Predicted 3D model of a 1731-nucleotide part of an RNA (large-subunit ribosomal RNA, half A) from a Candidatus Methanophagales archaeon. Rfam family: Archaeal large subunit ribosomal RNA. Rfam links the family to the GO terms ribosome and structural constituent of ribosome. Its mean pLDDT, the model's own confidence on a scale to 100, is 81.
[in-house]
Context: one part of a larger RNA
RNA sequence: CCAUUUAGUGGAUGGCUUGGCUCAAGCGCCGAAGAAGGGCGUGCCAAGUUGCGAAAAGCCUCGGGUAGGUACAAGGAGCCUUAGAACCGAGGGUGCCCUAAUGGGAAUUCCUGACUCUUUUGAGUCGGUCCAUAAGGAUUGGGAACGCUCCGAAUUGAAACAUCUUAUUAGGAGCAGGAGGAGAAAUCAAUUGAGAUGCCGUGAGUAACGGCGAGUAAAAGCGGCACAGUUCAAACCGAAUCCUUUCUCGAAAGAGAGGGGGGAUGUGGUGUGGAAAGUAAGGGUCAUAUAAAGCCCGCCCUAUCGAAGCCGAAGUCCUCUGGAACGAGGCGCCAUAGAGAGUGAGAGCCUUGUAGGCGUAGAAUAGAGGGUUUGACUCUUACUUGAGUACCAUAGGUUGGAUAUCCUGUGGGAAGUUGGGGGUUACCAACCUCCAAAACUAAACACGUCUUGAGACCGAUAGCGGAUUAGUACCGUGAGGGAAAGCUGAAAAGCACCCCAAGUAAGGAGGUGAAAAGAGCCUGAAACUAAAUGGUGACAGGGUGAUACGGCUUGGAAGUGAUGAGACAGUCCGAAGGAAAAUCUCGUGAGGGAUGAGUACGAGGAGUGUGGAACGAAGUUGUAUCGUACGUUCUGGAGAACGGGCCAGGGAGUAUAUCUCAGUGGCGAGGCUAACCCGUAAAAAGGGGAGCCGAAGGGUAACCAACAGGUUCGCAUUCGCAAGAAGAUGAACGACGUAUGAACUGCGUGGAGUCAUUGGGAUAUGACCCGAAGCCGGGUGAUCUAAGCGUGGGCAGGCUGAAGUUCUUCGAAAGGGGAAUGGAGGGCCGAACCGGUGAUGACAUGCAAAUCUCUCGGAUGACCUGCGUUUAGUGGUAAAAGGCCAAUCGAACCCGGCAAUAGCUGGUUCCCCUCGAAACAUGCCGCAGCAUGACCCGAUCUGAGAUUGAUAGCGCAGUAGAGCGACCGAUUGGAGGAUACGAAGUCGAAAGACUUCGCCCUCCUGUCAAACUCCGAAGGUGCUAUCGUUGUAGAAGAUCGGAGUCCGGUCUGGGGGGUAAGCUCCCAGUCCGUGAGGGAAUGAACCCAGACUGGGGUUAAGGUCCCUGAGUGUCAGCUAAGUGUUAACACUAAAGGGCGUUGCAAACCACAAACAGCUGGGAGGUUAGCUUAGAAGCAGCUAUCCUCUAAGGAGUGCGUAACAGCUCACCAGCCGAGGUUUGUAGCAUCGAAAAUGGAUGGGGCUAAAGCUGACCACCGAUACCUCAGGGCUCCGGAAGGAGAUCCGGUAGAGGGGCGUUCUGCUUGGGCAGAAGUAUCCUCGUGAGAGGGUGUGGACCGGGCAGAAACGAGAAUCCUGGCGAUAGUAGCAGCAUAGUCGGGUGUGAAUCCCGAUCGCCGAAGGGGCCAGGUUUCCUUGGCAAUGUUCGUCAGCCAAGGGUUAGCCGGUCCUAAGAUGUGUCCCAAUUAGAGCAUAUCAAAAGGGAAGCAGGUUAAUAUUCCUGCGCCGUCCAGCCUAUGUGCUUCGAGCACACCUGACGCUUUUGGGUAGAUUAAGCGGUUCUGUCGAACCGUCCAAGCACCGAAGCCUAUGGAGAGCCGUAAUGGCGAGAAGUAGGUGAAUGUGUGAUGGCGAAAGUUAAUCGAGCCCAGGAGCCCGUGAAAAGGGAGGCUGGAUGUCCGUACCGAGAACCGAAACAGGUGCCCCUAGCUGAGAAGGCUCAGGCGUGU
Repeated sequence: CCAUUUAGUGGAUGGCUUGGCUCAAGCGCCGAAGAAGGGCGUGCCAAGUUGCGAAAAGCCUCGGGUAGGUACAAGGAGCCUUAGAACCGAGGGUGCCCUAAUGGGAAUUCCUGACUCUUUUGAGUCGGUCCAUAAGGAUUGGGAACGCUCCGAAUUGAAACAUCUUAUUAGGAGCAGGAGGAGAAAUCAAUUGAGAUGCCGUGAGUAACGGCGAGUAAAAGCGGCACAGUUCAAACCGAAUCCUUUCUCGAAAGAGAGGGGGGAUGUGGUGUGGAAAGUAAGGGUCAUAUAAAGCCCGCCCUAUCGAAGCCGAAGUCCUCUGGAACGAGGCGCCAUAGAGAGUGAGAGCCUUGUAGGCGUAGAAUAGAGGGUUUGACUCUUACUUGAGUACCAUAGGUUGGAUAUCCUGUGGGAAGUUGGGGGUUACCAACCUCCAAAACUAAACACGUCUUGAGACCGAUAGCGGAUUAGUACCGUGAGGGAAAGCUGAAAAGCACCCCAAGUAAGGAGGUGAAAAGAGCCUGAAACUAAAUGGUGACAGGGUGAUACGGCUUGGAAGUGAUGAGACAGUCCGAAGGAAAAUCUCGUGAGGGAUGAGUACGAGGAGUGUGGAACGAAGUUGUAUCGUACGUUCUGGAGAACGGGCCAGGGAGUAUAUCUCAGUGGCGAGGCUAACCCGUAAAAAGGGGAGCCGAAGGGUAACCAACAGGUUCGCAUUCGCAAGAAGAUGAACGACGUAUGAACUGCGUGGAGUCAUUGGGAUAUGACCCGAAGCCGGGUGAUCUAAGCGUGGGCAGGCUGAAGUUCUUCGAAAGGGGAAUGGAGGGCCGAACCGGUGAUGACAUGCAAAUCUCUCGGAUGACCUGCGUUUAGUGGUAAAAGGCCAAUCGAACCCGGCAAUAGCUGGUUCCCCUCGAAACAUGCCGCAGCAUGACCCGAUCUGAGAUUGAUAGCGCAGUAGAGCGACCGAUUGGAGGAUACGAAGUCGAAAGACUUCGCCCUCCUGUCAAACUCCGAAGGUGCUAUCGUUGUAGAAGAUCGGAGUCCGGUCUGGGGGGUAAGCUCCCAGUCCGUGAGGGAAUGAACCCAGACUGGGGUUAAGGUCCCUGAGUGUCAGCUAAGUGUUAACACUAAAGGGCGUUGCAAACCACAAACAGCUGGGAGGUUAGCUUAGAAGCAGCUAUCCUCUAAGGAGUGCGUAACAGCUCACCAGCCGAGGUUUGUAGCAUCGAAAAUGGAUGGGGCUAAAGCUGACCACCGAUACCUCAGGGCUCCGGAAGGAGAUCCGGUAGAGGGGCGUUCUGCUUGGGCAGAAGUAUCCUCGUGAGAGGGUGUGGACCGGGCAGAAACGAGAAUCCUGGCGAUAGUAGCAGCAUAGUCGGGUGUGAAUCCCGAUCGCCGAAGGGGCCAGGUUUCCUUGGCAAUGUUCGUCAGCCAAGGGUUAGCCGGUCCUAAGAUGUGUCCCAAUUAGAGCAUAUCAAAAGGGAAGCAGGUUAAUAUUCCUGCGCCGUCCAGCCUAUGUGCUUCGAGCACACCUGACGCUUUUGGGUAGAUUAAGCGGUUCUGUCGAACCGUCCAAGCACCGAAGCCUAUGGAGAGCCGUAAUGGCGAGAAGUAGGUGAAUGUGUGAUGGCGAAAGUUAAUCGAGCCCAGGAGCCCGUGAAAAGGGAGGCUGGAUGUCCGUACCGAGAACCGAAACAGGUGCCCCUAGCUGAGAAGGCUCAGGCGUGU
């Protein structure tokens, strides 16, 4: 590592079902007599559900019922019950609070009034609207769907979109009922008629509407269900009438009498119709009451029905198994009952029921009975018969309604029975038909809250979301969203006792039970985990497997095997294929050929012998070979393209309607019924012919209207010996019908349909499943945030120094300067507070879904902030950023329309067999899509040819090539000629001439063409013939049904574009796509080759040194570069270069001696001349001669200043055989650079293992051959055959099967062990099937039919479980905090105590609000919670705890809100102003309490002491703004108060602090002494008391007085006096309290606190109401109700948390330093748990 076993985890599977789902029948309202719904209570112990309501798991009466009961619910304790409980039914009683909610109010379940009655407790009444009004009555709200009326979308469809559609839908508003609505013709119809309405079937997807597109869509009539008709207004009469109340009779209906009311704006009578009717008047006829008909009532009687309930047959017989019998075997019985359920396993006879009967109370129906009311017809005349109506015009909406539906707005506007409306365009006439403008009306039909029953529905991821505390837990501010979770056993018999232990944990042992099934407990799968066992393991690298052969292990049963396994020996047969030795022979050779020999051998098969038990099989491992998962999308995927962590369960082509095709079946010129009726347990059968399809078509229509066969051919078939004849269906002709002016035109005609069922397809619906962003409707949100309004609060300290004023100075003045004073400012610095600049710091699964640190901006203002309140989604708000409106904003959130739509992505589940594509054409707002055609599949028809091959004949057409002295167009050079013309130049006075070039002609020479051709193949192609192949075992063809496809790609060849491309666009063919196998190392399409399965052989491509099967093969060459070892593709390689090497060709030199080398010569005129400073062969120019020679330049190079010198050319000698040059061919070479080290596949290879040529052997595939087997197609009745050529396959078509759940019939198994589950064996091509052994403990199959929520690996699928990550991140970081000793305890870093050390200290101390809601305190605990621990706790369990006249609510009013009235609206829970009422502040206004003590936990609440306020009662005293008055400290009115900004400043106090002293105490100290601490007390009452104001007096200016400043004064200053008058102080309170004691005094500072004043500023002028003023004294009584615990934050709030964030106010907020509330250090106090 793999496997197995044993366990665990987990909860699938199987079995079960109390719950659902669907259908059917029944039944169908509740409520002011207080509903539906909820809250709170209620039990002996009581949290939840159920029941009930203070009479509270219940009370009373009646009926039923019978032995037990006290709900779920098992326990303990008690109690009730044969004097009849419990339980069931019927009827009563009680019935808290909220809720229409109704006395008033409210933040729902709370607060608070008035009146009446009552002895008390207490009981009752008091809402709005409408009617009525003496009394009184009706209504309100709720209800699942259904109904009527009104308002009324959008997504969507139209492949876009606007009319249209979705749709008169969703949604909203109002209202009703058990149904609702409609309804008795001013209706239809059509020349016949019908006779209210509704619903079902049909008519009919028809008429009609419609960008005449998509689509929409009637009616009459007919068949059925059910049936039902009535009343007013008016004419005429005129109180004859009605309601109510009292009394009498009656059961009631009803009758009679009295009172009151309604009613002449008419109660009542009459009357209600279209053959017109009615009324009145006047005539006529008939009938007549103890009748008849209609309506009403419900005592008694009869019948039906009938709550709870009652009766109701037959075995607990024997034996066996078992824990148990309901099983098996045996023997019986009942049945108008064998439906079902239960009982310790399958029960007709055990229980309950079932079939069939009975029955009280009692409703209803019918009968019997009672009451009440009433003439009919006709003739004549007159009168009456529904008005802003009918109707018209116009603008809209709506409808199928078209000019011709219905409705509305606006404007017009009739008739009067001699009349009016309608008959689908207007008008006229005729005819038919009906009578509007008033009202009611059952049944038949819709729905399902509810009751009952049933089921080819589900069976716990299913079925309702919910089988269980489910609309629960939980989430959200809210609207709203919304789970999971079933099972011990027959019976709890639910493990006594013992051991261990800190232990009620766990374990051991033991007991119960059939079995531990042992408590989330039936079965108990998989993932996953652990241990043991088997195999194996560090030379190995792997889509992890398959195959073959071995090792070790297993081997009980099921399979084979004693009728003999494996093994060994041997015999026979034997397909394809096929040797060898040996002999002969051929080849240079490797080798070949012949004979041997088709012999040996050969897959396999069949016997025999020996022997006697294993084999097959399973696990693991080794070796060898081969081998890059699966699904999807793609031209192409192992892909580094996408999807899946693993397992289990769930998870996607269905239903209806219509159309169409095929199969099967029935009937057939006919076929079928629909609704409905009847019937049944449910079905079926039976009836029903309305209607549909067909039997006739043609035509726009009017309209007209066809071959029962005239001719020919002919398949199958029949007849026939044959020839041949006939010949359904079929083919052809003719004829006929009709349309047209006509036709050689179109369509049709010689009878086959229809109904059912199954399957394929189409269309409409969500339409195979999942998936948007969005659109629309109705609601919910301003606890975040934006803005407004109301009411409150906050801003340490310092700096600057405006106006004004005073003084001084200058100036005539105006005005200015200076010094002070003063204290302005969207002034300055800077804390709190608000903000958020930079670090683009830290953090980045954070402390935090925006934080931390440093830095930074504002900080008296357009400032910050609490509470209350307003604005809402095409809306708000916005100093404007598209910002913000609950972590959401370029249109919030929630639910609905909704399964929106998606030409787009993904997914789409068992097997086998047969065939088998397309990536093309045309059209389309078409290019990611469709339709038609092409291509594929299937079926049918038909009936004889077909043909991709070969050859030949006769044709067709102009490519490749070639050519252009053949056109056309392009095009090089030369020679000659000609000169009209063109250009330039020369000559000339000119005419003109000449030269050159162009042009032209001839000749020679050199080139081209897709749109050139005088020519012209190979090859292609048409027809015919022959051959081949194929076809009657049915080809070709045709028709019908079903598809898929419309992104293609590679290679070879040919083209267009492009510099080119692994580029792009075409043509032809192949292959991939959809194709495996062999080769090319590796590779979609390159080479070979088309795979049914398993063996045996032979070859192809390609190979043969080793890896690696086959040659170190043969004969010849080349290469020296490791070139190469690479068919093509790919791997890049070129121009150019070289004394590389090999071959070939040509020219020249060469024995008269070449080439190279060596030796020698290489001279003289002359230093040639010129030039030059010089120039001597060699700077330069000119010339380049002569001589000697074998040869030697007036010099090839080096060199010198110039010479010199060296050398070369050239010559000779030595040497002795080939040499020089050029061209060309082969191989090699340079040219030659890429990123981790790298590849001929590798090793390696050199007369090769490279390259070239020729050859001989061998290897090598699923190809070919062969053996065995299977399939397919066809023939056949079958048996059995035939197939030369069949059996790769994606999309796709067709065929046949396997399995799952349920139903019917039938037949079986099972407690002596079903299903499921684990593992093993066998069979089948496969889906799968059968069997064995365990586990399990009650159900389960087979066959034939039928019905489906019927098959899973994938959808970033859904749910659950479990992994890997991982014993990992984290539990450190922002504030530096612990340590020691003791205690408790099983256990202590963490709990408690002590000591010490440290931290905060304008907080991390103290007191409150909001919010939380018991967290508070005590005791007992530690499974979980607590980032470790835990004996601890904000955790768990139990018990306890909140005490108010004077603290707050309660009262008042604010912004604002609500109700009513009114308005508006179709309407409302919507909206609006006004009026009115009410509500609205625990920070505004406001009657009244302090000190001390006390508890474990409360205190301004209890207690002690001392006070105060309101109200009521009684008594006493005093007073009067005005008015009234019952003359009472009563009422009303007026006034004042309540009552208010900002800035600045003055004065008086207090708290407090500091210092000094005294006193008391503590500590230290040897003494002196030092240090530290303390030295106290309220409300109330009495008195004192400043400013200001008032009054009196006083009487002043060249002034006086006064302030911090401004200022004031005959309208009266200073001064004086009186009054009023605050905080505070003093006394008292206190003979008290507190303190262990002391419990005194002085000084200084001094408030952001208290009180009283002044001034300035304003484009800002800074709430309202209640209440109070409106007496005093004494005594008595009274003061209800609600809140009050605790936290108030670095753990009780908001942030998912014991979260470094956020959250308003108050206090000394103390000391030192300091300007300071800054910073630093410390008191008090609190912490050491940033757990």
NCBI's taxonomy places the organism under Archaea, Methanobacteriati, Methanobacteriota, Methanomicrobia, Candidatus Methanophagales.